Description:
This is a predicted structure of a 473-nucleotide part of an RNA (small-subunit ribosomal RNA, 3' major domain) from an uncultured bacterium.

[in-house]
Context: one part of a larger RNA
């Protein structure tokens, strides 16, 4: 120097504390550990492994197991030789794939070229290892304020100093002083959205006045005011008052849509943790080369005495049910989103109008707010199980799929010790959409919109910064 401290001093974070609402107990749903199995493919393991890769395991995916089968090979250049043939189609053996038979086009009649076969070589393959031989790329301490370098000064030197001190900031943020002066990565800001407003624009969007029409609707003439939808510009700088300070700043008003970083989000310093990835991809180097390459068929990743993790659904009356009624924003639609009619109690089915979309469609938002019923029961709560009959997607729902009617109703009466999330358009609660998808195990993930209580404070738990301390290095 650094490293430690159950050493001190200052200093911040939902870290505590005030509050709010959950986890922990029940059902189930996913993931993992265990057992089990032919095989339950492989990886991730305190935070930072575990609704994690996987933004979709019935076949396929696939990488695992069985059985069948192929061997220059499912792929890629390039040689030689036999040459024959095509591709594609028919047809055959076969649970099925592989596979075997049958047949080539063009042409200048010589051949060429494509494509393919056969056989012989180089080579192909490899989700086989090794993340402690790598690049790359994300995760972590963290958006935490830090980390560093040239000259110059100090010390014999390793190193210090500057980066400390007084104060001030979300900020190594500014100020003042100082053997330092000065830079650079970091901080801000430049970037996009989100609040106000001006201009321009004016359809598919909109209806203030004028006309015209209907049971009714911008429905039509028309109109450019609002709203809105997209481009520019404009606006906030402690810019301005007052107070406290030497200064930076700080408090407190005024104007403002909007105040002191105006919400957010993209941005992650030098490093750490031989943390994580050779299964995205490359990639050195090991190994396998009739096999650890390759094709198929069926199985398996969905197994279940058990553990733990994240969630969803309850337990009821701020409630369950019936009935009538209001209000979104943000997305997707042609192999697709599908209206209106009609059958079906129901998922669905006929049928097929518009709309590559501010025009059409998905699409009903729902909590809510009017009324009526249920009277605290394991109940009209709750809704796992299990029977039956059914729709849909798909070659194919037995292993192993989602939905819908009937029937059936388990545990559950608010959860021990312990723990977890959030400070405002946030939590809690309620819907709705989208990706990936044939369909779907979505209660996941990503987004959207309606809308709370509290915060004296900083002693104590965690984590993190600066200074000093030390018998360690």
């Nucleotide at each position: 120097u650094g490293g430690c401290g159950g050493g001190g001093g200052c200093c911040c974070g939902c870290a505590c504390a005030a509050g709010c609402g959950g986890u922990g107990g029940a059902g189930c749903a996913u993931g993992u550990g265990g057992c089990u199995u032919a095989a339950u493919u492989c990886g991730a393991u305190g935070c930072a492994a575990c609704g994690c890769g996987a933004a979709g395991a019935a076949c396929c995916u696939u990488a695992c197991c069985a059985g069948g089968g192929u061997u220059u090979g499912a792929c890629a250049u390039g040689u030689a030789a036999c040459u024959g043939c095509a591709a594609g189609c028919u047809c055959c053996c076969g649970a099925a794939a592989a596979g075997g038979a049958g047949u080539c086009g063009c042409u200048u009649u010589u051949g060429a070229a494509g494509g393919u076969g056969u056989u012989a070589c180089a080579c192909a393959g490899g989700u086989g290892g090794u993340g402690c031989a790598u690049g790359g790329c994300g995760g972590u301490c963290g958006u935490c304020a830090g980390c560093u370098c040239g000259u110059g000064u100090u010390g014999u030197g390793a190193a210090a100093u500057g980066u400390u001190g007084g104060g001030u900031u979300a900020a190594g943020u500014c100020c003042c002083g100082c053997a330092a002066c000065g830079a650079g990565c970091g901080c801000a800001a430049c970037c996009c959205u989100c609040a106000u407003g001006u201009u321009c624009u004016g359809u598919u969007g909109c209806c203030a006045g004028c006309g015209g029409g209907u049971a009714a609707u911008g429905c039509c003439g028309g109109g450019a005011a609002c709203u809105c939808g997209g481009a520019a510009c404009a606006a906030a700088c402690u810019g301005c008052c007052u107070c406290u300070g030497u200064a930076a700043a700080g408090a407190g008003g005024a104007g403002g849509a909007a105040g002191g970083u105006g919400g957010g989000g993209a941005u992650g310093a030098c490093g750490u943790c031989a943390a994580g990835u050779c299964u995205u991809c490359a990639u050195g180097c090991c190994c396998c080369u009739u096999a650890c390459a390759c094709c198929c068929u069926g199985g398996g990743c969905u197994g279940c005495a058990c553990a733990c993790a994240u969630g969803c659904u309850a337990c009821a009356a701020u409630g369950g049910c019936c009935g009538g009624u209001a209000c979104a924003a943000a997305g997707a639609g042609c192999a697709g989103c599908g209206a209106c009619a009609c059958c079906g109690c129901g998922a669905g089915g006929u049928a097929g109008a518009g709309c590559a979309a501010a025009u059409c469609u998905c699409a009903a938002a729902a909590a809510g707010c009017c009324g009526g019923u249920c009277u605290c029961a394991g109940u009209u709560c709750g809704g796992a199980u299990u029977g039956g009959a059914g729709u849909c997607u798909g070659c194919a729902a037995c292993u192993c799929g989602a939905c819908u009617c009937c029937a059936u109703g388990a545990a559950g009466u608010c959860g021990g010790a312990a723990u977890c999330g959030c400070u405002a358009g946030u939590a809690a609660a309620c819907g709705c959409c989208g990706g990936u998808c044939a369909g779907c195990a979505a209660u996941a993930c990503g987004g959207c919109g309606u809308g709370a209580a509290u915060a004296c404070g900083u002693u104590c738990c965690c984590g993190g910064g600066c200074c000093u301390g030390c018998a360690c290095u």

RNAcentral holds the full RNA, with entries from ENA and SILVA.